[in-house]
RNA sequence: GCGGGUAUGGUGAAAUAGGUAGACACAAGAGACUUAAAAUCUCUCGGGGCGACCCGUGCCGGUUCGAGUCCGGCUACCCGCA
Numbered sequence: 001g002c003g004g005g006u007a008u009g010g011u012g013a014a015a016u017a018g019g020u021a022g023a024c025a026c027a028a029g030a031g032a033c034u035u036a037a038a039a040u041c042u043c044u045c046g047g048g049g050c051g052a053c054c055c056g057u058g059c060c061g062g063u064u065c066g067a068g069u070c071c072g073g074c075u076a077c078c079c080g081c082a
Stems, first nucleotide, its partner, number of pairs: 001081007010026003019065001028044005046055003058074005
């Protein structure tokens, strides 16, 4: 230099024919139960805003009524070729 793959919460991941982003699990927080604790159960758990709402899938653009998904460029890491 060329080709291929991967990038989604705090972590692992799902959503693959474009149609509610974050299911499910772990971690974390709160509560119930307990004399207390463990275990178990319930709820919460991306960011901003008092709120209605707005933003958020590596980054920047494009297509579209609508993009994690399609197209272009770029970045990082992994594999292969030279």
A computed fold for an 82-nucleotide RNA from an Oscillospiraceae bacterium, annotated as transfer RNA. It matches the Rfam family "tRNA". About the family: Transfer RNA (tRNA) molecules are approximately 80 nucleotides in length. Its mean pLDDT, the model's own confidence on a scale to 100, is 82.